Context: one part of a larger RNA
C1' cells in the first nucleotide's frame, strides 16, 4: 500500500527453518552355542563423549575507579590527613552485568507409509509359486510427532472487545462534490527509561505514578577509617572498632525529573 468502515488483543497454520550423533558398563548370564578355548540374540538398567539450547546458584574470567595496600613527584601554608599526574602509576581482593572452563536440559518415546528381506491366501500353468487380484511383517532413510518463525498464506484466515448514528447548498430519491460543525475508539509527537538496541525498532512508564535519580534501610565487597587516648626515643603497635567506606543489585518512599501542550485517525461503511 494492500487485506471493502475505523481499533486494540488474543488465535489457526498452508509453508518455512531447526534437532536427529554415539560409546562403555552392569543385569539377564558364565545361560544358549561350544570339545575346550571362548561366548551370545533379546529385554531392562546405569554411566560417559561431542554438539546444541538456556541461565549464573556453585567454581572460574572480566569488571577504567568498590574497598585496600604501596612508589616516585607535585600541590591544598607546615604537621596529619588528602586530591593531580606516572599504563587504572603497580599491586592484592571483588558487586551487578557479560562470559565459559561452570550449572541445568534436549536427541527419546509412539504413530503412518515403506526399502532391501521374510510372509500368508492364490491362479494363470488340477502341482508348485510371497503376485498376476487380494492381505501382512520390516530400517537410523521418507511423513507426522519435539522445538522456532509464519495469514503480502494477494485463496491476505479465524475469535473477542472497543468507536463513530451532524448541517447546509449545487440539482432531485441514490450516488458525488463544496463549505460549516462536532474529531470517537485508538495510535503518534514529546518526556522518564530499560537485563531492548549501531540508528530505527521493540518494552515499560508519563503525577489517578515508583519509569529514571536522590535518599532511607537492607544486601554484596574490602578489611578494623578519622580523630583521639594509652604503650614505645622512634618505625610502629594496641583500644575506640569486625570499624569507616562501598558502582551497576534488593525494597522502600513523590524530594527532583516524566508538566503542559500537539498531531494524526472520522461522522456506521461498495
Nucleotide at each position: 500500500c494492500g487485506c471493502a468502515g475505523g481499533a486494540a488483543a488474543c488465535u489457526u497454520g498452508a509453508g518455512a527453518g531447526g534437532a536427529g550423533u554415539u560409546g562403555u558398563c552392569c543385569a539377564u548370564a558364565g545361560u544358549a552355542c561350544g570339545a575346550g578355548a571362548g561366548g551370545g540374540c533379546c529385554u531392562g538398567g546405569a554411566u560417559g563423549a561431542a554438539c546444541g539450547a538456556a541461565c549464573c546458584u556453585c567454581c572460574u574470567g572480566u569488571a577504567u575507579a568498590u574497598c585496600a595496600g604501596u612508589u616516585g613527584u607535585c600541590g591544598u601554608g607546615c604537621c596529619a590527613a588528602c586530591g593531580g599526574c606516572a599504563u587504572a602509576g603497580c599491586u592484592g581482593a571483588u558487586u551487578a552485568g557479560c562470559g565459559g572452563u561452570g550449572u541445568u536440559c534436549g536427541g527419546u518415546a509412539g504413530g503412518g507409509a515403506u526399502a532391501a528381506a521374510c510372509g500368508c491366501u492364490g491362479a494363470a500353468a488340477g502341482c508348485a509359486u510371497a503376485u498376476a487380484a487380494g492381505c501382512g511383517u520390516g530400517a537410523a532413510a521418507c511423513c507426522c510427532g519435539c522445538c522456532u518463525c509464519a495469514a503480502g498464506a494477494u485463496a491476505a484466515g479465524g475469535u473477542u472487545u472497543c468507536c463513530c448514528u451532524g448541517g447546509u447548498a449545487g440539482a432531485u430519491u441514490a450516488a458525488c462534490u463544496a463549505c460549516c460543525c462536532a474529531g470517537a475508539a485508538g495510535a503518534c509527537c514529546c518526556c522518564c527509561g530499560g537485563a531492548a538496541g549501531a540508528c530505527u525498532a521493540c518494552c515499560g512508564g508519563g503525577u489517578u505514578g515508583a519509569u529514571a535519580g536522590g535518599c532511607a534501610g537492607a544486601g554484596u565487597g574490602u578489611g578494623u577509617a578519622a580523630g583521639c587516648a594509652c604503650a614505645g626515643c622512634a618505625a610502629u603497635g594496641u583500644g575506640u572498632u569486625c570499624a569507616g567506606c562501598u558502582a551497576a543489585u534488593c525494597u522502600g518512599u513523590a524530594c527532583u525529573a516524566a508538566u503542559a501542550g500537539g498531531u494524526c485517525g472520522u461522522g456506521a461503511g461498495g
A computed fold for a 270-nucleotide part of an RNA from a pig gut metagenome, annotated as large-subunit ribosomal RNA, domain VI. Its Rfam family is "Bacterial large subunit ribosomal RNA". Rfam links the family to the GO terms structural constituent of ribosome and ribosome. RNAcentral holds the full RNA, with entries from MGnify. The prediction has a mean pLDDT of 88.